Predicted 3D model of a 77-nucleotide RNA (c-di-GMP-I riboswitch aptamer) from an uncultured Solirubrobacteraceae bacterium.
The prediction has a mean pLDDT of 80.
RNA sequence: UCCGAAACAAGGCACUCCCGCCGUGAGGCGGGUUCGCAAAGCCACGGAACUCCGCCGGAGUCGGCCGGGCCGCCGAG
Numbered sequence: 001u002c003c004g005a006a007a008c009a010a011g012g013c014a015c016u017c018c019c020g021c022c023g024u025g026a027g028g029c030g031g032g033u034u035c036g037c038a039a040a041g042c043c044a045c046g047g048a049a050c051u052c053c054g055c056c057g058g059a060g061u062c063g064g065c066c067g068g069g070c071c072g073c074c075g076a077g
Stems, first nucleotide, its partner, number of pairs: 002077001003075002012037002017032006035064001041070003045067003049061005
């Protein structure tokens, strides 16, 4: 460097559910829980999906759906 997510180490994240708050909504934030995750880290850049308002448009949500960019732990090979 490629490749991989098998093992080890250090750690990280948090589906669902419950409580509180915010939002018309999709959803978000905080606490608890822990199904899972090698990018379940970062960027709404392309697409999919979803919401709202008007209806061939506009404003949004979503990274735990696919792709892309950036960065990063480990090393069976």